[in-house]
A computed fold for a 510-nucleotide part of an RNA from an uncultured marine bacterium, annotated as small-subunit ribosomal RNA, 5' domain.
Context: one part of a larger RNA
């Protein structure tokens, strides 16, 4: 000199556009953040019609009650699908195939989605729910009857599929792969409809997407020099989607290390951000990829996929309820609350767009996202007046007492009218329709210079000087240093410089 997620001190018009808990991965009141589906199913309620009874009444009308049969964008639980493994926070952890680049899997999976092909035959027992009993302070359990399915389970069927077997082809090569062929075993399915379609179920392909392997890179530290018995390998077994000490038995005795193993300490990693002329350095806020991780530790359970932030289960801390027998929680999703710090926002508006999950659709949902709110926290724009005005006014200041300076500055004439203010019109964002922002941007017209300038500094470095008070006192200082009676270096005024809605200081990087 630049650059920041900043903080403090003075100060403080306007508008864009982005940013805001770096500290304690500290605890958390409240209310939301994951629902959807009646075109998968019984059953209960409700509405609204018709049909009987009773009562009121004059047939008509009301009202009440009762069965039956319809009717519905209807209501809320129940079961069954799907979807809660995405999206959103976070940076504790890891020095690691964790993460960046490049390569392989002839060692794998993949719901929904496309494509092609093949195909739904035939049966059966059950629960929940509502009843009807009980036990409990809840929290929620227990038994009896009873009922549906696209919930559950059996046989049938198998182009193709698995496993083994048998022929053979062609290709690759540590293993083997892709086809051809024979013979055995096995191994699916589901209805629903508003009759248009939605769905089911096997098979090969795609497309996504997720695992696994390995090459090269990836801080410090030798005041850490030797490490390792599942260690290294192999053979049998097991286990996975799948190679493989991933596991286990037996065997052998081997693996890694000065090209830094091993152990300590610090760190999520990258694209990238600063900065520099560059090579370098230093960092990893916001935005994208990618890991990790959800109170701490450990476990599986479900699924296409989780060892699962708003799912289960154990133990442990911690809060909270209890009738003391027993329960109940998890804000490193938004808001917010305490607490910690120099320090970091509102317990907002809307699903209008965008994207996401469900549904055939209408839709519903959605603190994601869109938006407004609060903060000169940062970047760019804008303003705060233009032009004339000398008698160089008054007044500050200073003086060699003339005089110079503040100073064209103001007064005083003459003109704009940006922004802000006031009134009237008013978008675009949205494809029929549907706008939270919002009566916002914007335009038009109305009044008055009206409503809007500050810090820091003036001894060198470093533009910018005098006059008074103090008198190594009070004080000031990045650095040299400045002050003991004439201080340009304190403190004050006058002048003056430099940025400018900032201006300075402190921290931290280059």
């Nucleotide at each position: 000199g630049g650059a920041c997620g900043a903080a403090c001190g003075c100060u403080g018009g306007c508008g864009g556009u982005g940013c805001g808990c770096c500290u304690u991965a500290u605890g958390c009141a409240u209310g939301c953040a994951a629902g959807u589906u009646g075109a998968g199913c019984g059953a209960a309620g409700c509405u609204u019609u018709u049909u009987g009874g009773u009562a009121g009444u004059u047939u008509a009308c009301u009202a009440c009650u009762a069965g039956a049969a319809a009717u519905g964008a209807c209501u809320g639980a129940g079961c069954g699908g799907c979807g809660a493994a995405c999206g959103g926070g976070u940076g504790a952890g890891u020095a690691a195939c964790g993460c960046g680049u490049g390569a392989g899997c002839a060692a794998u999976c993949u719901a929904c989605c496309u494509u092609a092909g093949u195909u739904a035959c035939u049966g059966g027992g059950a629960u929940a729910g509502c009843c009807c009993g009980a036990g409990g302070a809840a929290a929620c359990u227990c038994g009896g009857a009873u009922u549906a399915a696209u919930a559950c389970c059996g046989g049938a069927u198998a182009u193709u599929c698995u496993u083994a077997u048998u022929u053979u082809u062609u290709c690759a090569c540590a293993u083997g792969a892709a086809g051809u062929u024979u013979u055995a075993a096995g191994g699916a399915a589901a209805g629903g409809u508003c009759a248009g379609c939605c769905a089911a179920a096997c098979u090969a392909a795609g497309a996504u997407g997720a695992g696994c392997u390995c090459g090269c890179g990836u801080u410090c530290u030798a005041u850490c020099a030797g490490c390792u018995a599942g260690u290294u390998g192999g053979u049998g077994g097991g286990g996975u989607a799948a190679a493989a000490g991933c596991c286990u038995a037996c065997c052998a005795a081997g693996g890694c290390u000065a090209c830094g193993a091993c152990g300590g300490a610090u760190a999520g990693c990258u694209g990238g951000u600063c900065u520099g002329a560059g090579a370098g350095g230093a960092c990893g806020a916001u935005c994208a990829g990618c890991c990790a991780c959800a109170c701490u530790g450990g476990g599986a359970c479900u699924g296409a996929g989780a060892c699962a932030c708003g799912g289960c289960c154990c133990a442990g801390a911690c809060u909270c309820c209890u009738a003391c027998g027993g329960g109940a929680g998890g804000c490193u999703g938004c808001a917010g609350c305490a607490g910690g710090g120099a320090a970091u926002a509102u317990u907002g508006u809307g699903c209008a767009a965008u994207g996401a999950g469900c549904g055939a659709a209408a839709g519903c949902u959605u603190g994601a996202c869109a938006c407004a709110g609060c903060g000169a926290c940062a970047c760019c724009g804008c303003g705060u007046g233009u032009g004339g005005g000398a008698u160089g006014a008054c007044g500050g200041u200073u003086c060699u007492a003339g005089g110079a300076u503040u100073g064209u500055a103001a007064a005083c004439c003459a003109c704009u009218u940006u922004c802000a203010g006031g009134a009237g019109g008013g978008a675009a964002g949205a494809a029929a329709a549907u706008g939270a922002c919002g009566g916002u941007a914007c335009c038009u017209c109305c009044a008055c210079a009206a409503g809007a300038a500050g810090a820091c500094c003036c001894g060198g470095c470093c533009a910018a000087c005098u006059a008074u008070g103090u008198g190594c006192c009070a004080g000031c200082a990045g650095c040299c240093g400045c002050g003991g009676u004439a201080a340009u270096a304190c403190a004050u005024a006058g002048g003056g410089g430099u940025c400018a809605a900032g201006c300075g200081u402190u921290g931290u990087c280059c």